[in-house]
Molecule: small-subunit ribosomal RNA
Organism: uncultured Acidobacteriota bacterium
RNA sequence: AAUCAACGCUGGCGGCGUGCCUCAGACAUGCAAGUCGAACGCGAAAGUCCCCUUCGGGGGAUAAGUAGAGUGGCGCACGGGUGAGUAACACGUAGGUAAUCUACCUUCGGGUGGGGAAUAACCCAGGGAAACUUGGGCUAACACCGCAUAAUGCAGCGGCACCACAUGGUGACAGUUGUUAAAGCGGGGGAUUUUAGGACCUCGCGCCUGAAGAGGAGCCUGCGGCAGAUUAGCUAGUUGGUAGGGUAACGGCUUACCAAGGCGACGAUCUGUAACCGGCCUGAGAGGGCGGUCGGUCACACUGACACUGACAUACGGGUCAGACUCCUACGGGAGGCAGCAGUCGGGAAUUUUGGGCAAUGGGCGAAAGCCUGACCCAGCAACGCCGCGUGAAGGAUGAAAUCCCUCGGGAUGUAAACUUCGCAAGAUUGGGAAGAAUUAGUAGGGGUUAAUACCCCCUAUGAUGACGGUACCUUUUGUAAGCUCCGGCUAACUCCGUGCCAGCAGCCGCGGUAAUACGGGGGGAGCAAGCGUUGUUCGGAUUUACUGGGCGUAAAGGGCGCGUAGGCGGUCAGCACAAGUCAGUUGUGAAAUCUCCGGGCUUAACCCGGAGCGGCCAAGUGAUACUGUCGUGCUAGAGUGCGGAAGGGGCUACUGGAAUUCUCGGUGUAGCGGUGAAAUGCGUAGAUAUCGAGAGGAACACCUGCGGCGAAGGCGGGUAGCUGGGCCGACACUGACGCUGAGGCGCGAAAGCCAGGGGAGCGAACGGGAUUAGAUACCCCGGUAGUCCUGGCCUUAAACGAUGGAUACUUGGUGUCCGGGGUUACAUAGUCCCCGGGUGCCGGCGCUAACGCAUUAAGUAUCCCGCCUGGGGAGUACGGUCGCAAGACUGAAACUCAAAGGAAUUGACGGGGGCCCGCACAAGCGGUGGAGCAUGUGGUUUAAUUCGACGCAACGCGAAGAACCUUACCCAGGCUCGAACGGCAGCUGACAUCCUACGAAAGUAGGCUCCCGCAAGGGCAGCUGUCGAGGUGCUGCAUGGCUGUCGUCAGCUCGUGUCGUGAGAUGUUGGGUUAAGUCCCGCAACGAGCGCAACCCUUGUCUUCUGUUGCCAUCGGGUUAUGCCGGGCACUCUGAAGAGACUGCCGGUGACAAACCGGAGGAAGGUGGGGAUGACGUCAAGUCAGCAUGGCCUUUAUGUCUGGGGCUACACACGUGCUACAAUGGCCGGUACAAACCGUCGCGAUGCCGUAAGGUGGAGCUAAUCGGAGAAAGCCGGUCUCAGUUCGGAUUGUCGGCUGCAACUCGCCGGCAUGAAGUUGGAAUCGCUAGUAAUCGCGGAUCAGCACGCCGCGGUGAAUACGUCCCCGGGCCUUGUACACACCGCCCGUCACAUCACGAAAGCUGGCUGUACUAGAAGUCGCUGAGCCAACCCGCAAGGGAGGCAGGCGCCUAAGGUAUGGUCAGUGAUUGGGGUG
Repeated sequence: AAUCAACGCUGGCGGCGUGCCUCAGACAUGCAAGUCGAACGCGAAAGUCCCCUUCGGGGGAUAAGUAGAGUGGCGCACGGGUGAGUAACACGUAGGUAAUCUACCUUCGGGUGGGGAAUAACCCAGGGAAACUUGGGCUAACACCGCAUAAUGCAGCGGCACCACAUGGUGACAGUUGUUAAAGCGGGGGAUUUUAGGACCUCGCGCCUGAAGAGGAGCCUGCGGCAGAUUAGCUAGUUGGUAGGGUAACGGCUUACCAAGGCGACGAUCUGUAACCGGCCUGAGAGGGCGGUCGGUCACACUGACACUGACAUACGGGUCAGACUCCUACGGGAGGCAGCAGUCGGGAAUUUUGGGCAAUGGGCGAAAGCCUGACCCAGCAACGCCGCGUGAAGGAUGAAAUCCCUCGGGAUGUAAACUUCGCAAGAUUGGGAAGAAUUAGUAGGGGUUAAUACCCCCUAUGAUGACGGUACCUUUUGUAAGCUCCGGCUAACUCCGUGCCAGCAGCCGCGGUAAUACGGGGGGAGCAAGCGUUGUUCGGAUUUACUGGGCGUAAAGGGCGCGUAGGCGGUCAGCACAAGUCAGUUGUGAAAUCUCCGGGCUUAACCCGGAGCGGCCAAGUGAUACUGUCGUGCUAGAGUGCGGAAGGGGCUACUGGAAUUCUCGGUGUAGCGGUGAAAUGCGUAGAUAUCGAGAGGAACACCUGCGGCGAAGGCGGGUAGCUGGGCCGACACUGACGCUGAGGCGCGAAAGCCAGGGGAGCGAACGGGAUUAGAUACCCCGGUAGUCCUGGCCUUAAACGAUGGAUACUUGGUGUCCGGGGUUACAUAGUCCCCGGGUGCCGGCGCUAACGCAUUAAGUAUCCCGCCUGGGGAGUACGGUCGCAAGACUGAAACUCAAAGGAAUUGACGGGGGCCCGCACAAGCGGUGGAGCAUGUGGUUUAAUUCGACGCAACGCGAAGAACCUUACCCAGGCUCGAACGGCAGCUGACAUCCUACGAAAGUAGGCUCCCGCAAGGGCAGCUGUCGAGGUGCUGCAUGGCUGUCGUCAGCUCGUGUCGUGAGAUGUUGGGUUAAGUCCCGCAACGAGCGCAACCCUUGUCUUCUGUUGCCAUCGGGUUAUGCCGGGCACUCUGAAGAGACUGCCGGUGACAAACCGGAGGAAGGUGGGGAUGACGUCAAGUCAGCAUGGCCUUUAUGUCUGGGGCUACACACGUGCUACAAUGGCCGGUACAAACCGUCGCGAUGCCGUAAGGUGGAGCUAAUCGGAGAAAGCCGGUCUCAGUUCGGAUUGUCGGCUGCAACUCGCCGGCAUGAAGUUGGAAUCGCUAGUAAUCGCGGAUCAGCACGCCGCGGUGAAUACGUCCCCGGGCCUUGUACACACCGCCCGUCACAUCACGAAAGCUGGCUGUACUAGAAGUCGCUGAGCCAACCCGCAAGGGAGGCAGGCGCCUAAGGUAUGGUCAGUGAUUGGGGUG
């Protein structure tokens, strides 16, 4: 786009079309084929009228020669229906018929004489339920039968001419012989005649015969249009001939005989499917699909068979028989055939009225009137299709109301509505009102015919007739009518709510798991519109079967290889060759309709009409001859033969050689050997292994050996001989296209395997043992049988690969190598260099390719031939067939299922891949954790609550820099509701609060007291009420911002321009060096740049300058028991500001003359001096809605808020992080020395005094380089303890105190005395640290009323070790593989279990179709017979006979049926097999 459609929702009108696609299922009822009295004989009745009557009735006339049946003629073979069958001369197209027929019609010629005998109807008598039928009698014809006549008919004979494709045909000879016909009916009529009908004449119709035409039919032929080879052979009247028969006609159409043919790979036969065409749909076309309506042809008419009649039938509404079914029946018999029009049932998703009319068109009959016509014309039903029209048009903003959305401002529906003006399909109403109708008969006129003014024919005028239908149309007054689908992309059209992987959507991709433009609803929008969607089907898109117009190295696809048949294709020259292909123009045909163009008619269109055009691989004849082909003559460039050479693991056969393994024998010799990652099994004291000698036997041939050689491929390797195939080179000679390819076919064909017979050293499936392992039916080891080897025969497959079929020609190059030849140089035959031919490799250009790549050995450019492919799976499976001993091979599907499977390349990620490099990553060390007690966090458990979050590293002394109340979010209880806080507006009040009183656990409630400024207006302040905003540590960190962790302080991450690539992308950023570093240098189709690195910043280490108090004290002076205490000074230390200094700067070496590295000098410091701050692009939906902010959701007398108490502190247990220890490098006691940093007025708090102590008292000084915290500790000196659960260790508990605080019970810290637990160095495992580091020692600070073993800082003392980068972990760069991309925590295979689906096999069972043989034999044709029967003609006076026929009988053929046995296709089948999906 289309549709003979159906379904869902909806539905105003008209026109034109269309309407059982399914059960060729069954049918009630009515109608669908009759007509002619001008072919013929009969011939009613009702009614009406008249007459008679015994009143029962009878007769006559009319109705009426009507109705009716019958004889006869024509028609019924057309028209109408359907598509079952049919793969066929059925259809289409072009021809043939010299092999034919043709009723009615037209034209032309001739004729129509004279006789005869019957029979329906009817009447009478029977049979039967009926259908129907029997016998007797009468009768007519255009029915039937003889006779005559007769031709250009037919048949025979004769010769002649012409034509021809074989048999032949045509024509004339008016040649000759024989033979064949008829029917009448109607109208009119002048003369003549008459039995008054007629004869006769004439007209019309009819009839007979012949010729021709038109239309129709039969038969024959070429070509064309379908699927299967898992159908390869078929055929016995089969193929041909002769003869007879038969037909309208040719013909095996049929019969007898003879011959053995005929068809088939160009697809016979068989099976499946199917009516064919004009055309219709689609498509740019070529094609593809279809064959409904309309038209042409065919076939069929309940199923099968058969003939009759007839011009035509093997006959839809005729017949006979058989069968199935239905109906009637008196059970004896009968009747029927809607695939005609309506209609009914059934089937189905689905398809109409038991309508009107012959008015028109057409048909049958008729002389005609006319009759018949479910053909046809109309109407009805159905949006089933196409076309047209309408549901209003213009104006109309306060952008009304309402609804929806909202950022609350507004926006949308929307000029839409209302309203104003104008206009008006359908229906109803008033009035009018077609076209479709042409003419027949008749009438009038004219012409023709005729003897004729009859009749008849022609022309003109007039002339009845309308189913639709009072319809279309005109006019008048009124007046009604929109839905459906869609809105994620494709694809035009967006928002809100609901829902929450539910409900649902979906054509494909895919939506839905709490913010859904995708589900459902609302609003809005888009599209189409009396329709809109859905479903089915066809074509297109699909160059996705490729003729136009595809492919096969890796995506599906080259046969394993050769020889060769058919076939296809084929070098060169000349030819007056031929003209099959080819080409040109001509003729014929290609029905109509359809389509296209032009014109016209319905108001337009659809629709209809007229004209033109288009359309064939068609046919005929004419012409052309380049090319192809054919014919014949040549040629040598293709191909082949001969001659001379050289190379070779080419093949087959025989003989033969040495090395090695094993075995046997002998010698030497002794305890092991062998084997592995390590072992064991195994062998060995009966003497192995090792070693020497001798022998046996089998198999394979080291070195040479080479991207070297040969072969078609498989493949071929010691040597010699014989036989043998192929290729190559050289120079000539010969043949003369002999060629290429190759469906089928034939042959060869690795390994394994099979059969038979040998052989068997080594190796070695199976098998045994030992190991490994979770297991180990494996990998490893020890053994070992088939086999491997030979001979003969099978098998016929491989990643049989160059994953690349063969042949020929052409198309830049470079460089190896093998074989042959030539040239050159040379003393040289070796060798060098150059060239030619052939083979075999590598690299690479054009071109090609999706890319990779190929590239004169093509995957380039072309030609020819063969094979093969058409999404993945199912499956190279099943079934069938062929082959095979078997294994199996070849050929080779479908159901079902998926939305992919696949190729090449790209970027990542990953690898028990590779290379390079780094890191307390390992190693080397030191100290810990894991064991104990305690502290603290977490899990778990418990609980009214034990609030919440954090979960590998990167949660767990984390948020929390400090839970007794508060905090606090949790629980219990008691209260409040504009609320605990705040703002705006309005109203009211004059106070509220503080304070006092009562109650209460408190919060709070109730009461009391109770304003200010201003003269006033008013203002301030406060409270209450109302209102607009509240509040929420409720949920979502997977809606978010911000902040943070982590990889990782790892060296990376990118961009612009250019270049390369079809593209993703690449390049730069890779490479060579170097670095801590993408740090730097060099190179380079790259050149630059950005974020990172580094540096700039802070701190620390040295120096200088400045500063000089609260710091310092060298010199000077004073003073003290003593002290920078004082004067003084600013040198030093120090404070804190500014500078200097370090840059691979210098030297040497290495390196590439670079970057850089190594060493050295100098220097406080040396190669980033130490430390810090600083965290690229990004990853982890990492963490946080409970810091804060924030969308959405939820809540609003509660999930908000206030208060008291409790809880977060629980405790069988498990884990993390710590503290203290286990002791002598120690504990305790005494003495004594040296810091840094920091803090302090709501504070730090000195001296003094009290207390054993915690602490108290007290209050000097200090807003701090001034005073205070503040005694640093380890250390050092001395003493004691002496290896013990201790003078170690300090848990736990008792008791007495202290401090903070409203308050230490749950639940703080500290002190004194007493108590004195576990623990004696910690399993598997695991952590930190590379120097002022680890370890160890103390000090300070934040938080804080109080509470620190945690955290953040500070200094003191102060090590050990690093060979090195194999391994573990993490990371960086390059490279490689990848079936991964959620990226290896990936992907993914098979069994098993369950569910489900389709398929195969299967003992069988059932059915369809069909073959063969036999049986059977209805009806019927034909043949034979025909003793029974028979009107026409003949003979005969007759009887009778003849001719001819009928019944009956027999025979051939033959349908249904039956028996037997096959084939084939389906269905089903216990069980079974694999497959798909989940």